[in-house]
């Protein structure tokens, strides 16, 4: 210098003048409106609505089927399908990236087509012996199909072959050991091959999981016809289903359920957003993090405010909060930091 792999930030500032919203302390008023100061006002993804809460309600609260989720190990967090570390596995020259990562000897399935045979499967060509020949027994080392065909590589043996036997080797399974908290890595002994793949097929095991949401829910005001009619001994609550357990009622006909018909649909809160908050300093921690000490207080709109115009600067893109938070994914501008590869110069 080119090309690559990774992180962490920032996402416009700054005067000026005008203009909106909220909160606070004045002033004003019968209470208001207005009107003064002071402080604040849209993101790193506010987006996707894909996970997890938190917080309302169902509801004073259970057990079981069913369904679902997730799926190596260890650790963080309120939790999580999420972070961190690792471990086996794969891609990549490499820096690093990826991973639906438990179980197939508990059971059923599925691998078209060629193939002689596709799971506890076989004899087509060939090889040996017998026979004149048809054919008949023996094989499964060689060849052929196929994506895959009951380990491998030498050597004995054999009719002619095969772990049939024996060296070395690799998977399997089974004891002893060594090293790690584990997932696992490795040494050694014994076994003659001691049943391929596929669970992102059904299933098995092993954790967990109610249900709906800020248009959840409270509270105030106001209106009409507190309206007519059907059911009826049971009827409603727990996400489906079952047991249970509550709550209302049982001839005076209620609660509930369904129909027809009218009426209102406005205001406050929920929301002065104090939050599993946010920024820093210490300590531990390989690391996410924890814990301590110090300072801040940071939008609350309802048809929607956070904004216009000049000046300096300048790289400004992707893009606007509605009940709040912690993750994933997506989209997107200019620069830093560490790290691998290459070519070139000293």
């Nucleotide at each position: 210098c080119c090309a690559g792999u990774a992180g962490a930030a920032c996402a416009a500032g700054c005067a000026g003048u005008u203009g909106c919203u909220g909160u606070a302390u004045g002033u004003g008023u019968u209470a208001a409106a207005g009107g003064a100061u002071a402080c604040a006002g849209a993101g790193g993804a506010a987006a996707g609505u894909c996970c997890g809460g938190a917080c309302u309600c169902c509801a004073c609260a259970g057990g079981g089927c069913a369904a679902g989720u997730u799926g190596c190990c260890u650790c963080c967090u309120a939790a999580c399908a999420g972070g961190a570390g690792g471990g086996c596995g794969u891609g990549g020259u490499g820096a690093c990236g990826c991973g639906a990562u438990g179980g197939c000897c508990a059971g059923u399935g599925c691998a078209g087509c060629a193939g002689a045979g596709a799971a506890u499967a076989g004899a087509c060509c060939g090889c040996c012996u017998g026979g004149a020949a048809a054919c008949a027994g023996g094989u499964a080392a060689g060849g052929g199909u196929g994506a895959a065909a009951c380990g491998g590589u030498g050597a004995g043996g054999u009719a002619a072959g095969a772990g049939c036997u024996c060296a070395c080797c690799c998977a399997c399974a089974g004891g002893c050991u060594u090293g790690g908290u584990a997932a696992c890595a490795g040494g050694u002994c014994u076994g003659g091959g001691u049943u391929g793949g596929u669970a992102a097929a059904c299933c098995c095991c092993a954790a967990c999981u109610g249900g709906a949401g800020c248009a959840a829910g409270g509270c105030c005001a106001a209106a009409u016809a507190g309206g007519g009619g059907a059911a009826g001994a049971g009827a409603g609550g727990c996400g489906g289903c079952c047991c249970g357990c509550c709550u209302c009622g049982u001839u005076u006909g209620a609660a509930u359920u369904c129909c027809c018909g009218g009426g209102u649909a406005g205001g406050c809160u929920g929301c002065a957003u104090c939050g599993a908050g946010c920024a820093u300093u210490g300590u531990g921690g390989u690391g996410a993090c924890a814990c301590a000490g110090u300072g801040c207080c940071c939008a609350g709109a309802u048809a929607a405010a956070u904004a216009a115009c000049u000046g300096c600067c300048u790289a400004a893109a992707c893009a606007g909060a509605a009940u709040c938070c912690g993750g994933c994914u997506u989209a997107u501008g200019a620069g830093c930091u560490a790290c691998u590869g290459g070519c070139a110069u000293a």